The part of an RNA shown here (small-subunit ribosomal RNA, central domain) has 344 nucleotides and comes from a metagenome.
The prediction has a mean pLDDT of 88.

[in-house]
Context: one part of a larger RNA
């Protein structure tokens, strides 16, 4: 390479938009590039295969035929792919009317709690632990009441509930804004799917500059524990956590399951819509159970890991190695790409 694979054995890109490319609905006609059939030419010799023959046989050698799976040309066919022309509405989109939502951005507002400040009451403890101690407190703590300040997060509602492509999103109000679903079937008429490259988004930590800092808290200091204790526990505590602008571009970025379309028993919850007096039906999500089928098993099972098609990504024994070297990116940390020797 071929083949076989990618939930858990190696393997789905973190996610999206989208260029090239690949693939693509129904009907009618056209052309004849692919495709099919026939004819012609060519496809050197040697080699190869079959048969025959010559060296006593064989290897070797000679003859005849085949083959040389290919290329060129010509005639015909027109189903399929393709081309061109015309049409269609079911794919896709638009419109109209509704609906739900922690989807995103900005501004403003609120209460509980925490810590601190001031003041009142009040007195000897408080705190912490397995037990203690470090620590706080007669310069009046802890507790309690009132007032004020600050920053951060939004209890209950809250739900295998909702929204978002993913990361993710949760107090309330206003403004700006993206997407989805249902109903109608008015409009466009295949406008579609996927997507190398490329571009954008992308938790936390980290970085740069400026702010902010209540609580928490790497590092660090101390108290314990212990043989030791660079830990677990406790008392403190700085970066950081928060905001603005800009980097970084990684995660068990997970459903460890790429995207799209079609098909293949059901049962039972739940969210949103439509229809219905109701029972319920139906469309779109989200769960559980379960048949056929699949699977090494576990399990999956109309939200497939079943049955098929299209396109992309990836895997090919373990270690060495999410490494070295080189290249690109980054302020740095580092990221992306990615070997070999050697070894089992």
């Nucleotide at each position: 390479u071929u083949g076989g694979g990618u939930g858990u054995a190696a393997a789905g890109g973190g996610c999206a938009a989208g260029u090239a490319g690949g693939c693509g609905g129904c009907c009618u006609g056209u052309u004849a590039a692919g495709u099919g059939a026939g004819g012609g030419g060519u496809g050197a010799a040697a080699u190869u295969u079959a048969c025959c023959g010559g060296c006593u046989c064989a290897a070797u050698c000679g003859g005849u035929a085949a083959a040389c799976u290919g290329c060129c040309u010509u005639u015909c066919a027109a189903a399929c792919u393709a081309u061109c022309a015309g049409g269609c509405u079911u794919g896709a989109g638009u419109g109209u009317g509704a609906u739900a939502g922690g989807g995103g951005g900005a501004a403003g507002u609120g209460g509980a709690a925490u810590u601190g400040a001031c003041a009142g009451u009040g007195u000897a403890a408080g705190g912490g632990u397995g037990a203690a101690a470090u620590c706080u407190g007669u310069a009046g703590a802890u507790a309690u009441u009132g007032u004020c300040a600050a920053g951060a997060a939004c209890a209950c509602c809250g739900g295998u509930g909702g929204c978002g492509a993913a990361g993710g999103c949760g107090a309330c109000u206003u403004c700006c804004u993206g997407g989805a679903u249902c109903a109608c079937a008015a409009c466009u008429g295949a406008c579609g799917c996927u997507g190398a490259a490329c571009u954008g988004c992308g938790a936390a930590a980290g970085c740069u500059a400026g702010g902010g800092u209540a609580g928490c808290a790497a590092a660090c200091g101390g108290a314990a524990u212990u043989a030791g204790a660079u830990a677990c526990u406790c008392c403190g505590g700085u970066a950081g956590u928060c905001c603005u602008a800009g980097c970084c571009g990684u995660a068990a970025a997970c459903g460890a399951u790429g995207a799209g379309c079609a098909c293949u028993a059901g049962g039972u919850g739940u969210c949103g819509g439509a229809c219905g007096u109701a029972a319920g039906u139906u469309c779109g999500g989200u769960g559980c159970c379960g048949c056929a089928g699949c699977u090494a098993a576990c399990g999956c099972a109309u939200u497939a890991a079943g049955u098929g098609c299209u396109c992309c990504a990836c895997c090919u024994g373990g270690g060495g190695a999410c490494u070295a070297c080189g290249g690109c990116c980054g302020c740095a940390a580092g990221g992306c790409u990615a070997a070999a020797a050697c070894u089992c």